[in-house]
Transfer RNA from a Candidatus Shapirobacteria bacterium, 72 nucleotides, folded computationally.
Taxonomically the source falls in Candidatus Shapironibacteriota (Bacteria, Bacteria candidate phyla).
Rfam family: tRNA. Its family is annotated with triplet codon-amino acid adaptor activity in the Gene Ontology. Rfam classes the family as a transfer RNA.

Parts: sequence; C1' cells; structure tokens
RNA sequence: GCCUCUUUAGCUUAGUGGUAGAGCAUCAGUCUUGUAAACUGAAGGUCGCGAGUUCAAUUCUCGCAGGAGGCU
Repeated sequence: GCCUCUUUAGCUUAGUGGUAGAGCAUCAGUCUUGUAAACUGAAGGUCGCGAGUUCAAUUCUCGCAGGAGGCU
C1' cells in the first nucleotide's frame, strides 16, 4: 500500500427496511437476626462519525475513524 471481517447499554451480545431486545453487572423492593443466594421491579442506548438511497435506515450504498485478520 491492497483485501476481508467487525463497531448496538458499564461488560458480553441478539436484531436481513416499519416503536432497539437479552444475559451479567448497577439500583430498589420481597425474603433473612444480618449478608449472600433466590424472586419481583426499575434505571441505563444520539445503534462509532459523516453523507446518500427510501415515505421510513441499527439494517442498504459510499467515505472517514477505531479494532481484528490476511496478502505484498
């Protein structure tokens, strides 16, 4: 220098165009003498950034940035 993959909650991740979900973690409650565990609930997301296509984009296209791998 070129090619491929990847970027979604604090962490790990699901989601093939129509209101963004889960597990763990966090917080509150129930239970307990108390803690843990268990159960119930809550909070937490400009879906990496910018542009394009579309009535509508996390999703499709392009560019940029970060990460991983490969080729020379």